The RNA shown here (Lysine riboswitch aptamer) has 162 nucleotides and comes from a mouse gut metagenome. The coordinates come from a structure-prediction model, not an experiment, and the mean pLDDT is 79. Of the family's consensus pairs, 96% are formed in the model. Rfam family: Lysine riboswitch aptamer. Gene Ontology term of the family: lysine biosynthetic process.
RNA sequence: GAUAGAGGCGCGGUCGCUACCAGUACGCUGCCUGCUUGGGACAGGCAUCCCAAGGCAGCCGAACAGAACGUCCGCCGAAGCAAUACGUCUGCCUGGAGACGCUUUGCUGGGGUGCAGCAGAAUAUGCUGCACACUGUCACAAGGUAUUUGUGGUGCGCUAUC
Numbered sequence: 001g002a003u004a005g006a007g008g009c010g011c012g013g014u015c016g017c018u019a020c021c022a023g024u025a026c027g028c029u030g031c032c033u034g035c036u037u038g039g040g041a042c043a044g045g046c047a048u049c050c051c052a053a054g055g056c057a058g059c060c061g062a063a064c065a066g067a068a069c070g071u072c073c074g075c076c077g078a079a080g081c082a083a084u085a086c087g088u089c090u091g092c093c094u095g096g097a098g099a100c101g102c103u104u105u106g107c108u109g110g111g112g113u114g115c116a117g118c119a120g121a122a123u124a125u126g127c128u129g130c131a132c133a134c135u136g137u138c139a140c141a142a143g144g145u146a147u148u149u150g151u152g153g154u155g156c157g158c159u160a161u162c
Base pairs, nucleotide, nucleotide: 001162002161003160004159005158008076010075011074012073013072015070016069018067027059028058029057030056031055032054038051039050040049041048042095043094044093045092046091079108080107081106082105083104086101087100088099089098090097109135110134112132113131114130115129116128117127118126119125136154137153138152139151140150141149142148
């Protein structure tokens, strides 16, 4: 350097189904109320469209994201997170916000529990940080033949073969 492997409630994805989202948004009807020198579609300007911006009642009535279960697929930096650059989308320009793709850099061995923060409709769940023990692996020491105890580290690592 190449190939092949191991950790285990192991990681990620597709599809199906179910609950939830939610009797919510949208739409329709009626009423109240504001208004054309006006209001509305993220902010400003332009353009376009609406006349209905807001509230109450009634009728109708979703979806996305996330989640459980099942199937199949790809795997063991599997994957995740943060930041930056670039590209696309939301009428045009500027700005902002968000989503997706992708590059570079950095961090995290793995799952669990608890607390905190963020996201979320949510008490689901996800992510991050801290703490705790567990576990895999390596090093050292002891022990004594079994992988036992202790300490420390962690994946750009470890094991096997060439």